Large-subunit ribosomal RNA, domain IV from an Acidobacteriota bacterium, 346 nucleotides, folded computationally. The source organism's lineage runs through Bacteria, Pseudomonadati and Acidobacteriota. Model confidence (mean pLDDT): 87 of 100. It matches the Rfam family "Bacterial large subunit ribosomal RNA".
[in-house]
Context: one part of a larger RNA
RNA sequence: CACUCGUUCAGGAACUCGGCAAAUUAACUCCGUAACUUCGGGAGAAGGAGUGCCCCGCUAGGGUUCAUAGCCCGAGGGGGCCGCAGCGAAUAGCAUCAGGCGACUGUUUAACAAAAACACAGGUCUCUGCAAAGUCGAAUACGACGUAUAGGGGCUGACGCCUGCCCGGUGCUGGAAGGUUAAAGGGAGCGGUUAUUCUGGCUUGCCAGGAGAAGCUGCGAACUGAAGCCCCAGUGAACGGCGGCCGUAACUAUAACGGUCCUAAGGUAGCGAAAUUCCUUGUCGGGUAAGUUCCGACCUGCACGAAUGGCGUAACGAUCUGAUGACUGUCUUAACGAGUGACUCG
Numbered sequence: 001c002a003c004u005c006g007u008u009c010a011g012g013a014a015c016u017c018g019g020c021a022a023a024u025u026a027a028c029u030c031c032g033u034a035a036c037u038u039c040g041g042g043a044g045a046a047g048g049a050g051u052g053c054c055c056c057g058c059u060a061g062g063g064u065u066c067a068u069a070g071c072c073c074g075a076g077g078g079g080g081c082c083g084c085a086g087c088g089a090a091u092a093g094c095a096u097c098a099g100g101c102g103a104c105u106g107u108u109u110a111a112c113a114a115a116a117a118c119a120c121a122g123g124u125c126u127c128u129g130c131a132a133a134g135u136c137g138a139a140u141a142c143g144a145c146g147u148a149u150a151g152g153g154g155c156u157g158a159c160g161c162c163u164g165c166c167c168g169g170u171g172c173u174g175g176a177a178g179g180u181u182a183a184a185g186g187g188a189g190c191g192g193u194u195a196u197u198c199u200g201g202c203u204u205g206c207c208a209g210g211a212g213a214a215g216c217u218g219c220g221a222a223c224u225g226a227a228g229c230c231c232c233a234g235u236g237a238a239c240g241g242c243g244g245c246c247g248u249a250a251c252u253a254u255a256a257c258g259g260u261c262c263u264a265a266g267g268u269a270g271c272g273a274a275a276u277u278c279c280u281u282g283u284c285g286g287g288u289a290a291g292u293u294c295c296g297a298c299c300u301g302c303a304c305g306a307a308u309g310g311c312g313u314a315a316c317g318a319u320c321u322g323a324u325g326a327c328u329g330u331c332u333u334a335a336c337g338a339g340u341g342a343c344u345c346g
Base pairs, nucleotide, nucleotide: 001341002340003339004338005337006336007335008334010332011331014330019327027051028050029049030048031047036041038158052081053080054079055078056077061073062072063071064070082086094325095324096323097322098321099320100319101317102316106118107117122156123155124154125153126152127151128150134142135141159312160311161310162309164242165241166240169239170238171235172234173233174232175231178230179229180228184224185223189219190218191217192216193215196211197210198209199208200207201206202205243261244260245259246258247257270304271301282298283297284296285295286294
């Protein structure tokens, strides 16, 4: 000097991003216990007091038992004794207030994240009538030896009060008049081949050219032709979306009101500088001597908003934020001690 511990005058968070770490608290008995609340809780709330040993004393009382035998448990009361200290050592909640988020118990990044993330009971939409929908590479199989109070999928996430407007686009569901449309059917017609035949040439059985039945074969128009798409409706706890400008009241300011443009419709209730607010340390109030954080308001919402749920909410949380008490070597400011290293010898 480092690490791991122990103690400390006065002060007591002045430390620090932040009380991180440490300290305080702690057992049992009795007293006492608020707001709020889903009446269960909150609650060990908070806050207090007592605790040893001896005698009265085999206390009252209780248990066991046939028992007023024995044994065991045992408050409360009176008197006394000792120490600085009686849960005499050790093990053994710090507490309170306010707010955000998530209802809760649970789950998670084995080995940097435990959370506000996931799950959850509850809510709702949708598919599925059973050889169910759905899953799997075929089959077996699962779903299910179940049958719509069942099973699959999506979203939301206890509970309370609620969940507004828009169906123009996209999706889904339904519809079938018309348009478009595949394979297929259909076969107008157009070609290829050539039995035959015509013309010409000649070496008289050959060559060249033209026409060409049947059969075989290539192409093929009209017309018929489903779903889908176009089209017509519905549907938001489907994907999603939810305006601008100008003027106006007898101070001023503001605009209940009016005008106008655009849209499918122009954001309702509730909340709001918020886990969302850029400007911003917004403004006002509270708390502090002093507060970019915090709490309560305001509303000018850059860019909240209603199951990508909105706003509340008792209880809960190794959650996050702010405040207070107690407590302390976190600090003013350092000191001493113990152990293990470091260092010296070996």